[in-house]
RNA sequence: UCCGAAAAAGGCAAACCCUGGGAAACCAGGGGACGCAAAGCCAUUGGGACUAACCCCCGGUUCACUCGGGAUAUGUUUGCCAGGCUGCCGAAG
Numbered sequence: 001u002c003c004g005a006a007a008a009a010g011g012c013a014a015a016c017c018c019u020g021g022g023a024a025a026c027c028a029g030g031g032g033a034c035g036c037a038a039a040g041c042c043a044u045u046g047g048g049a050c051u052a053a054c055c056c057c058c059g060g061u062u063c064a065c066u067c068g069g070g071a072u073a074u075g076u077u078u079g080c081c082a083g084g085c086u087g088c089c090g091a092a093g
Base pairs, nucleotide, nucleotide: 002093003090004089011036012035016031017030018029019028020027021026034079040085041084042083045082046081047080048077049076050075056070057069058068059067
């Protein structure tokens, strides 16, 4: 250094519930543990996935509001994958 033990110490926290924010995806705090050796950081590094308020298109309409459908990321996700930076402990090999 690779590697990651039926090792030790410590760490994080899915679903779900409560409160708040958001149009939504989802996010923050509290509770809670399915899991995680980077589940630490980067979404202006690339791909994937999710959402669709505004704008645009189609339909309908009292042509105004409102309603139905479609398309779209600049929005969300690093606990989807790859990439970059950093890092605790340590047995065997």
The RNA shown here (c-di-GMP-I-GGC riboswitch aptamer) has 93 nucleotides and comes from Actinobacteria bacterium UBA6100. It was read from a public genome assembly, where an Rfam model found it. Its Rfam family is "c-di-GMP-I-GGC riboswitch aptamer". On this family, see Weinberg et al., Proc Natl Acad Sci U S A 2017: "Bioinformatic analysis of riboswitch structures uncovers variant classes with altered ligand specificity". Model confidence (mean pLDDT): 83 of 100.